Description
RNAcentral holds the full RNA, with entries from ENA and SILVA. The part of an RNA shown here (small-subunit ribosomal RNA, central domain) has 343 nucleotides and comes from Cyanobacteria bacterium P01_D01_bin.116. Model confidence (mean pLDDT): 85 of 100. It matches the Rfam family "Bacterial small subunit ribosomal RNA".
[in-house]
Context: one part of a larger RNA
RNA sequence: UUGGGCGUAAAGGGUUUGUAGGUGGUACUUAGUCGUUGGGUAUGAAAGAUCAAAGCUUAACUUUGAAAACGUAUUCAAAACAUAUGUGCUAGAGUACGAAAGGGGAUAAUGGAAUUUUAUAACAAGGGGUGAAAUCCGAAGAAUUAUAGAGGAACUUCAAAAGCGAAGGCUGUUAUCUGGGUCGUAACUGACACUAAGAAACGAAAGCGUAGGGAGCAAACAGGAUUAGAUACCCUGGUAGUCUACGCUGUAAAUUAUGAGUGUUCAUGUUUAAAAAAAUUUAGACAUUUAGCUAACGCGUUAAACACUCCGCCUGAAAAGUAUAAUCGCAAGGUUGAAAUUC
Numbered sequence: 001u002u003g004g005g006c007g008u009a010a011a012g013g014g015u016u017u018g019u020a021g022g023u024g025g026u027a028c029u030u031a032g033u034c035g036u037u038g039g040g041u042a043u044g045a046a047a048g049a050u051c052a053a054a055g056c057u058u059a060a061c062u063u064u065g066a067a068a069a070c071g072u073a074u075u076c077a078a079a080a081c082a083u084a085u086g087u088g089c090u091a092g093a094g095u096a097c098g099a100a101a102g103g104g105g106a107u108a109a110u111g112g113a114a115u116u117u118u119a120u121a122a123c124a125a126g127g128g129g130u131g132a133a134a135u136c137c138g139a140a141g142a143a144u145u146a147u148a149g150a151g152g153a154a155c156u157u158c159a160a161a162a163g164c165g166a167a168g169g170c171u172g173u174u175a176u177c178u179g180g181g182u183c184g185u186a187a188c189u190g191a192c193a194c195u196a197a198g199a200a201a202c203g204a205a206a207g208c209g210u211a212g213g214g215a216g217c218a219a220a221c222a223g224g225a226u227u228a229g230a231u232a233c234c235c236u237g238g239u240a241g242u243c244u245a246c247g248c249u250g251u252a253a254a255u256u257a258u259g260a261g262u263g264u265u266c267a268u269g270u271u272u273a274a275a276a277a278a279a280u281u282u283a284g285a286c287a288u289u290u291a292g293c294u295a296a297c298g299c300g301u302u303a304a305a306c307a308c309u310c311c312g313c314c315u316g317a318a319a320a321g322u323a324u325a326a327u328c329g330c331a332a333g334g335u336u337g338a339a340a341u342u343c
Stems, first nucleotide, its partner, number of pairs: 004314003007297002012311001014202004021195003025089004030084002035081001036078008050066006092192001093189003096185004104178007111155001116150007126137002163170002207248006216242002221237004259310006267288009292299002316343003325336004
C1' cells in the first nucleotide's frame, strides 16, 4: 500500500466560517488534450522461474523451443463514462413576497420579594449552632417586633419529555438595535453545490492584568468540635474569587462519550411552529418499536440500517500527554509530541 476500524473495547477535532484540495444535478453539442477501451509497431539482455521436448542408465543437472515478463515509448482508432468547449433546463442551492413562533445576541432603563446592614422606637435575657457541644453574638440591650433608609447579587410561581442557538450556552419586566431558522407562494437567478488540510472567529468554570464593586456565598486562612491522630467531613468566622468594564488565557466527562452533507427504508402514540375545510403535509422535540445492524448492551426515518462524498482520528499496556525541540502566553500553562526501559 491492500485491508480493518472509531456510542461503551484504542480511536470524532469543543464549535462554526471558509482558502487550497477532493467530490459533484440534468438535456443536447463539439473535441479527443489528460484519463478510459481496442488494435499495430518497437522495446522489456542473457541466465533463472513456467510449459513442452531432447541428452547423460534415472534424478539432480544440461541443451533446444515456446510462452510469459501487461510495463514503457510511439502510432491508428472508439466516444459509453470521466474530462474539457458551447447552449440550455429546474428537482439541489440561493433570492423575493406573505405569515407566525422563540430564555438567540447586544445596549439602556426599570420592578418586587428575600439576605445583609444602618438609624429610630418597643421589649428584656437570652440568641445562635449541633448527633451532642463549644468557639461566636448579647445589660455598651442581642435575638424578636415595627418604621424609615443603604447596598449588591440573583430573578419564586409560570416551567415543560417545551423553546432558541454552530457549539459554549440562554429565563423578572420594558424599550431600542440585531443574527438565524420554519411554513406558505412558486415570482426571480440558473448548479451558484457538499466537504474542508492550513487559516480565521467564537468558546463553561477556574485563573491572570488594569480600574471599579463587594449583599450573600466562599478556596486559602483562623478558631471550636470530632478523633488514637483529623493539615478532613460538622460548627463559628473569613480573604481572594464570585459581579461590572476593557484585555488575556483557550481548556472541560466542551458528552448524544455518536464529525459534516446527500439519498433510500415498517408502524403506533405524545408534543412545538406553520399550512389546510378535513384527511393530512412540511420543519423540529420525545416515547415504544418492525426489518436490519451490534460481541453484547442497545441503536432503530433525529440510525449505531442500506449506500455515496469529504475531513479528523486509532493500531498492546505502562513509561506519558512525560522529555526534548518548535510555537503561543504576562504568568499559570496550552498546542504539536517521542524514545530508552519494563511486562